[in-house]
RNA sequence: GUGUAGCUCAGCUGGUAGAGCAAGGGCCUUUUAAGCCUUAGGUCGCGGGUUCGAUCCCCGCCG
Numbered sequence: 001g002u003g004u005a006g007c008u009c010a011g012c013u014g015g016u017a018g019a020g021c022a023a024g025g026g027c028c029u030u031u032u033a034a035g036c037c038u039u040a041g042g043u044c045g046c047g048g049g050u051u052c053g054a055u056c057c058c059c060g061c062c063g
Base pairs, nucleotide, nucleotide: 002063003062006021007020008019009018015052023039024038025037026036027035045061046060047059048058049057
């Protein structure tokens, strides 16, 4: 310094967590691929603290 979806990463000095790819379904196609539409998927490394409220601030631990 870093840890956020299966993977790669965003998240604007605290306010109900997102994108691309991948995956499921549909359309199209003789079929596959490609293309288009759509859906699901997260105890935000773990445990505490502060706060009405923590991915964000503080402490410890782990990788």